[in-house]
Context: one part of a larger RNA
RNA sequence: GGAUGAACGCUAGCGGCAGGCCUAAUACAUGCAAGUCGAGGGGCAGCAGGGGUAGCAAUACUCGCUGGCGACCGGCGCACGGGUGCGUAACACGUAUGCAACUUUCCUUCAAAUGGAAGAUAGCCCGAAGAAAUUCGGAUUAAUAUUCCAUAGUUAUAUGAAAUGGCAUCAUUUUAUAUUUAAAGCUCAGGCGGUUGAAGAUGGGCAUGCGUUCGAUUAGCUAGUUGGUGAGGUAAUGGCUCACCAAGGCUACGAUCGAUAGGGGAUCUGAGAGGAUUAACCCCCACACUGGUACUGAGACACGGACCAGACUCCUACGGGAGGCAGCAGUAAGGAAUAUUGGACAAUGGAGGCAACUCUGAUCCAGCCAUGCCGCGUGAAGGAUGAAGGUCCUAUGGAUUGUAAACUUCUUUUGAACGGGAGAAAACCUUCGGUCGUGUACCGAAGCUGAUAGUACCGUUAGAAUAAGGGUCGGCUAACUUCGUGCCAGCAGCCGCGGUAAUACGAAGGACCCGAGCGUUAUCC
Numbered sequence: 001g002g003a004u005g006a007a008c009g010c011u012a013g014c015g016g017c018a019g020g021c022c023u024a025a026u027a028c029a030u031g032c033a034a035g036u037c038g039a040g041g042g043g044c045a046g047c048a049g050g051g052g053u054a055g056c057a058a059u060a061c062u063c064g065c066u067g068g069c070g071a072c073c074g075g076c077g078c079a080c081g082g083g084u085g086c087g088u089a090a091c092a093c094g095u096a097u098g099c100a101a102c103u104u105u106c107c108u109u110c111a112a113a114u115g116g117a118a119g120a121u122a123g124c125c126c127g128a129a130g131a132a133a134u135u136c137g138g139a140u141u142a143a144u145a146u147u148c149c150a151u152a153g154u155u156a157u158a159u160g161a162a163a164u165g166g167c168a169u170c171a172u173u174u175u176a177u178a179u180u181u182a183a184a185g186c187u188c189a190g191g192c193g194g195u196u197g198a199a200g201a202u203g204g205g206c207a208u209g210c211g212u213u214c215g216a217u218u219a220g221c222u223a224g225u226u227g228g229u230g231a232g233g234u235a236a237u238g239g240c241u242c243a244c245c246a247a248g249g250c251u252a253c254g255a256u257c258g259a260u261a262g263g264g265g266a267u268c269u270g271a272g273a274g275g276a277u278u279a280a281c282c283c284c285c286a287c288a289c290u291g292g293u294a295c296u297g298a299g300a301c302a303c304g305g306a307c308c309a310g311a312c313u314c315c316u317a318c319g320g321g322a323g324g325c326a327g328c329a330g331u332a333a334g335g336a337a338u339a340u341u342g343g344a345c346a347a348u349g350g351a352g353g354c355a356a357c358u359c360u361g362a363u364c365c366a367g368c369c370a371u372g373c374c375g376c377g378u379g380a381a382g383g384a385u386g387a388a389g390g391u392c393c394u395a396u397g398g399a400u401u402g403u404a405a406a407c408u409u410c411u412u413u414u415g416a417a418c419g420g421g422a423g424a425a426a427a428c429c430u431u432c433g434g435u436c437g438u439g440u441a442c443c444g445a446a447g448c449u450g451a452u453a454g455u456a457c458c459g460u461u462a463g464a465a466u467a468a469g470g471g472u473c474g475g476c477u478a479a480c481u482u483c484g485u486g487c488c489a490g491c492a493g494c495c496g497c498g499g500u501a502a503u504a505c506g507a508a509g510g511a512c513c514c515g516a517g518c519g520u521u522a523u524c525c
Base pairs, nucleotide, nucleotide: 001525002524003523004522006521007520008519009518010517013376014375015374016373017372018371019369020368021334026332027331028330030329031328032327035076036075037074040073041072043069044068047067048066049065050063051062052061053060054059083287084286085285093211094210095209096208097207098206099205102204103203107200108199109198110197111196112195115149116148117147118146125138126137127136128135129134156179157178158177159176160175161174162173163172164171165170185192186191213259214258215257220250221249222248225247226246227245228244229243230242231241232240262284263283264282265281266277267276268275269274289310290309291308292307293306312323313322314321315320340366342365343364344363348362349360350359351358352357379410380409381408382407389401390400391399392398393397416461417460418459419458420457424452429447430446431445432444433443434442435441436439469514470513471512472511473510474495475494476493480509481508482507483506484505490497491496
C1' cells in the first nucleotide's frame, strides 16, 4: 500500500447492487417449512344445492341424489429442495482411467401380452379399558391393496452342442431339454394407466494411478492382520463375514501414534513464483439431541419416519405418556459483534393431479443495519472598500482567514407538493380459425393472470431552498504560529517529546489529507 462476513469512537443527505451469529453442533416458547390424487376404492363427519314426509308457515325429520369432501384403504412424493461443518488426514476431495464385477422410480424408443378366480382388512356399526397418549374385542365391506390359477419369452438356474471374438477369469450369437416367475383397472370413449423384455438417457455404486497439513522431544506397527481355497452375504467385486491352510503385510521415499482440519472451483495479495483464506455463489462429502439398529422403498440405514439405550425438558389422576429449529422467522444464553415471530405463489423451479388446481419460509419481494462496493448531492457564475470580526507580526501600519462573505444574476440534481405511469406475462386454460398424418395433435389469433407497487420512470410548480465531517501538522509523512503548562499534566507506530521561550502535551488561529465518511483495533499478503 491492498484486503476484510469485521468491531469500536466521532459523524451522517440520497440511490443502486451485494452482504449480515466468525462465539455455544448451547437450550428452545409460538407459528409456519410436504403434500397431493374422488379420472383407484368403500363411503358421507362437516359445508352448499336439491328431493321426500309432517305442517298454513316458520321449522323438524329424512334421502349420498348433486357439487364436493373430514377421517380411512390405495398410488406417487416425502432419499428432492432447505440448514450446518460436529466428525473425517480418508479413494473424503481434485484429476485421469476402469467395471469382462453392478444398479437406475419417473422419462424416450421398440417388441409382446393384458384371460380367470379367491380370501381378507381399514373405514362404518356395536362393545370395552385408560386421566391422557392410545389400545383391545365382536360383526360386516371395497379396491389400481393382497393371494391363487392360466398363458409367454428374449429372464434366471441346471445339463448340453456349434460358431465368432477377446483381456486371464471369459464375452457375443445360434440352438436343445427341464424347472420357475406377469398384469388393473378408470374414463368426458379421445385417452390415462398396469405387466414382461430389449435399448437409450439420467442418477448412483465400486475399483485404481497421481495430488492432498504439522510434529521424529512419536521408530517400530499389525492376528481378520497379509495372502490362498471354499462357503455365506451384496445390485455388484472384495477378509465384507465365516471355516480351514500358509506366514505374511506396512515402514526412514516417515509406517504407527499425536495434534489440527470438511475438500475443490474460487477469493485476497503479489511483477511473478509464491503465501494466506474457504464468508457469500457453484460442485462433492459428512451430520441432523448423543450412541446403536434395521424396516419400507428404484433410491435411506432416512433433519420435520420407526425401534432400543442415554442425557435433558414437559404433561400426569403417579399407573403412564410426549418432545428434538445445524429449515424460515423468533426467544434466552454466550459474545466486541450479526436483521422481521413481514408479503406472495405474480415469475422461476419442485411434488401430486388428465386438468382445473392444491401445496411449496425453495424462490421472488419487502423490512432493519454506512457492513462493503459503485454513483449522485450538499449549489453555479460574477463579485476587492481585499468589509467587519478572529489570529499573527518588525504594530499610526502590515500579513492571513479570503472571492471566502455581503451583494447581483442563474440553475433545481436531491428533497417537498401535485399529476401521469410501466416492463417483469407468457404459458396452462377457455373460445375461434388454419394445417396435415383427423388427434383433447400441431400452429395461429383473441380472452384470463402482478406479491413487489401506484414502485421504477416521466412531467409540472415554488424555492439556495433540506444536507459536512473526521483525522493529522518533530522526522519517517503532506501540513506552523501564538498562548497555557513546567520531567507535572500528558503524548507515543518507531525514534522519542515534556525539568520556564515545547512547530511533539492542552487550547486557539491557520494549514494538510480524505470525504458521507474519517480514524483506531484485530487479521492476511

Small-subunit ribosomal RNA, 5' domain from a metagenome, 525 nucleotides, folded computationally. Model confidence (mean pLDDT): 83 of 100. The full RNA is in RNAcentral, with records from SILVA.